Transfer RNA from Bipolaricaulia bacterium (SeqCode), 75 nucleotides, folded computationally. The prediction has a mean pLDDT of 80. Lineage of the source: Bacteria > Bacteria candidate phyla > Candidatus Bipolaricaulota > Bipolaricaulia (SeqCode). Rfam family: tRNA. It is annotated as a transfer RNA.
RNA sequence: GGCGGCGUAGCUCAACCGGUCGAGAGCGCCCGUCUCAUAAGCGGGAGGUUCUGGGUUCGAGCCCCAGCGCCGCCA
Numbered sequence: 001g002g003c004g005g006c007g008u009a010g011c012u013c014a015a016c017c018g019g020u021c022g023a024g025a026g027c028g029c030c031c032g033u034c035u036c037a038u039a040a041g042c043g044g045g046a047g048g049u050u051c052u053g054g055g056u057u058c059g060a061g062c063c064c065c066a067g068c069g070c071c072g073c074c075a
Base pairs, nucleotide, nucleotide: 001074002073003072004071005070006069007068010027011026012025013024019058029045030044031043032042033041051067052066053065054064055063
């Protein structure tokens, strides 16, 4: 330099062929409950400009373009 894959909550991942509008789950975190106490269990809660910027569309996490980052292959 060329090609391909990936980028969504602190972490690991969903979101099917674009439409339940206002993006969910598990773990973690916080509060409560239980216990002499801790853990486990149970109940509740906070936390996201979906990597960035454009575009298409009535509508984009999903499609298109450019860029950035990570991984792999080739040279």